Context: one part of a larger RNA
Molecule: large-subunit ribosomal RNA, domain I
Organism: Campylobacterales bacterium
RNA sequence: GGCCAUAGGUGGAUGCCUUGGCUGGUAGAGGCGAUGAAGGACGUACUAGGCUGCGAUAAGCCUCGGGGAGCCGCCAAGAGGCUUUGAUCCGGGGAUUUCCGAAUGGGGCAACCCACUGUAUCGAGAGGUACAGUACCCUUAGGGGGGCGAACUCAGGGAAGUGAAACAUCUCAGUACCUGAAGGAAGAGAAAUCAAACGAGAUUCCCAAAGUAGCGGCGAGCGAAAUGGGAUUAGGACAAACCGAUGGCUUGCCAUCGGGGUUGCGGACUGCAGAGUGCAUUCUAAGUCGAUAGAUGAACCAGCUGGAAAGUUGGGCCAUAGAGGGUGAUAGCCCCGUAAUCGAAAUUGACGAAGAGCCAGCAGGAUCCAGAGUAGGUCGGGACACGUGUUAUCUUGACUGAAGCUGGGGGGACCACCCUCCAAUCCUAAAUACUACUACCAGACCGAUAGCGAACCAGUACCGUAAGGGAAAGGUGAAAAGAACCGCGGUGAGCGGAGUGAAAUAGAACCUGAAACCUAUGGCUUACAAUCAUUCAGAGCGGGAUUGUGCACCUU
Numbered sequence: 001g002g003c004c005a006u007a008g009g010u011g012g013a014u015g016c017c018u019u020g021g022c023u024g025g026u027a028g029a030g031g032c033g034a035u036g037a038a039g040g041a042c043g044u045a046c047u048a049g050g051c052u053g054c055g056a057u058a059a060g061c062c063u064c065g066g067g068g069a070g071c072c073g074c075c076a077a078g079a080g081g082c083u084u085u086g087a088u089c090c091g092g093g094g095a096u097u098u099c100c101g102a103a104u105g106g107g108g109c110a111a112c113c114c115a116c117u118g119u120a121u122c123g124a125g126a127g128g129u130a131c132a133g134u135a136c137c138c139u140u141a142g143g144g145g146g147g148c149g150a151a152c153u154c155a156g157g158g159a160a161g162u163g164a165a166a167c168a169u170c171u172c173a174g175u176a177c178c179u180g181a182a183g184g185a186a187g188a189g190a191a192a193u194c195a196a197a198c199g200a201g202a203u204u205c206c207c208a209a210a211g212u213a214g215c216g217g218c219g220a221g222c223g224a225a226a227u228g229g230g231a232u233u234a235g236g237a238c239a240a241a242c243c244g245a246u247g248g249c250u251u252g253c254c255a256u257c258g259g260g261g262u263u264g265c266g267g268a269c270u271g272c273a274g275a276g277u278g279c280a281u282u283c284u285a286a287g288u289c290g291a292u293a294g295a296u297g298a299a300c301c302a303g304c305u306g307g308a309a310a311g312u313u314g315g316g317c318c319a320u321a322g323a324g325g326g327u328g329a330u331a332g333c334c335c336c337g338u339a340a341u342c343g344a345a346a347u348u349g350a351c352g353a354a355g356a357g358c359c360a361g362c363a364g365g366a367u368c369c370a371g372a373g374u375a376g377g378u379c380g381g382g383a384c385a386c387g388u389g390u391u392a393u394c395u396u397g398a399c400u401g402a403a404g405c406u407g408g409g410g411g412g413a414c415c416a417c418c419c420u421c422c423a424a425u426c427c428u429a430a431a432u433a434c435u436a437c438u439a440c441c442a443g444a445c446c447g448a449u450a451g452c453g454a455a456c457c458a459g460u461a462c463c464g465u466a467a468g469g470g471a472a473a474g475g476u477g478a479a480a481a482g483a484a485c486c487g488c489g490g491u492g493a494g495c496g497g498a499g500u501g502a503a504a505u506a507g508a509a510c511c512u513g514a515a516a517c518c519u520a521u522g523g524c525u526u527a528c529a530a531u532c533a534u535u536c537a538g539a540g541c542g543g544g545a546u547u548g549u550g551c552a553c554c555u556u
């Protein structure tokens, strides 16, 4: 030095655990904000720091309920207190709520500086202090707006990487992103719709139709609808004609308000008649069911092992409760709970009887009305699955521009016939989308290099001028019983005794404690070559010698 064994060190894998995550379900909630939000700064305890709570009334104040013996939040003890005259705690309502922040009296480098007006007060005065008010925009003059917030929604703008194996039309994609606005959903919505010779009957969403018909440098790709089946269902209101009132004046019109009226044939108008069911709105509102604290809540003992019984043995019991968690190992009957039943002074949600309120008919066909810079056209765009194409339809920047019920639109160029519908006004629940948030439940989801970045004081430490990036880090024990006391040592670190404990090789660098790596002890072996690598064969390579052959040169 090597190998083996044992005992350790180091290290923190593995196993077990889980306070934390992930995914989903069922309900709720779907907003907060000038009555000052979200988010912060600074304070605040007997308190030096951090977290949590709170705000100069500052880990809190008042009140109404619940509850019933302990409490003064956590790291984290001590001191000193509170409490059956009901504390701490839980819930409802209220008070307080510094400063910054939309920030709003003016300014400003956020948490700071400086004002004015009024009132009160102090002062001889200069001036000080306290409280209230003082931004801007809109407004029907009452009031409203502004800012924040995860996704979902609608609208205004709107890429590129990419694909086309390059690339320009095309695609990606009306996506990402920016902006605006709103709601608990949004948007859409009661046919100038489809259809096809039959008919359907608002919208939305799902399944099929269907990767079909089509579109397409007919490339890459894009990609319907009718119709059928489901989910859910709901239809209404204006403008106008006409009537009335008021006002204006240019004296026969206009404006406002009220009635009337709403359809593919209707309404006005004229005549006749006179009450049934319903309602999405508003008001009054009994009552019912919830939400925000809670209450009652069955049934077990002994022996044995053990540090400990819930284990095991024996004998019992409850169950509308054998979900789950805890307790010194695995507990239906020990504890918390669970099934079931019950409960609210206060605030609040949903439904809501009843009442108020609102709403409808038949005939006639003379006259009147029925949404105009609109429909349509031309040019240029855009949207439609549809890239201008034979391209209908929708939309509109420019220029034009009807008819008006004997009317008008559509049926994929266009025309005729036929069919169908009634634009140029508005509203409309449900079925649908989403989840920052609350409660409960679940998982052939993770178990600390996993699962959220974050199980731990994490969006922290740290990095960056900044936008931004972004960690590591869990486990003593049943209980601190966390090692009194003694000794060595620097009044150390550390260690040895003693003691606790079932265990201290569970001692805080603490469960288990793998490997690499290091050490100690023992054994074997080793300079006479062990060990290690390769091979059990001689291709190739290097060196040397000999022989043979060929060439070149020199000498003969």
Base pairs, nucleotide, nucleotide: 001525002524003523004522005521006520007519008518009517015511016475017474020446021445022443023442024441025440026439027438028437029435030434031148032147039100040099041098042055043054044053046078049075050074051073061094062093063092064091065090066089070082071081072080105114106113107112115134116133117132118131119130120129121128122127136145137144138143152183153181154180155179156178157177163170167217193200194199204231205230206229207228208227214222215221235427236426237425238371242259243258244257245256246255247254248253249252264405266369267368268367269364270363271362272361276359278358279357282356283355284354287351288350289349290348291347292346294342295341296340300315301314302313303312304311316333317332318322324336325335326334376400377399378398379397380396381395382394383393386412407422408421409420410419411418462469463468482510485497486496487495488494